[in-house]
Molecule: transfer RNA
Organism: Verrucomicrobiales bacterium
RNA sequence: GACCCUAUCGUCUAGAGGCCUAGGACACAUCCCUUUCACGGAUGCGACACGGGUUCGAAUCCCGUUAGGGUCG
Numbered sequence: 001g002a003c004c005c006u007a008u009c010g011u012c013u014a015g016a017g018g019c020c021u022a023g024g025a026c027a028c029a030u031c032c033c034u035u036u037c038a039c040g041g042a043u044g045c046g047a048c049a050c051g052g053g054u055u056c057g058a059a060u061c062c063c064g065u066u067a068g069g070g071u072c073g
Stems, first nucleotide, its partner, number of pairs: 001072007010026004018056001028044005049065005
């Protein structure tokens, strides 16, 4: 340099054009339980890398950028 793959809560992950103002687990906060801690229970917090495009409608499809990974030279 060319090509391919990937990017979603703090971490891991579900999602295949409308059922999604995005669900789950762990973590974190508050409360309950307990003499206290742990365990357990309830509630809460928290994300679609960025910019365009297609579409009535995009986390999802297309293009570009950025970042990471891989193959080739």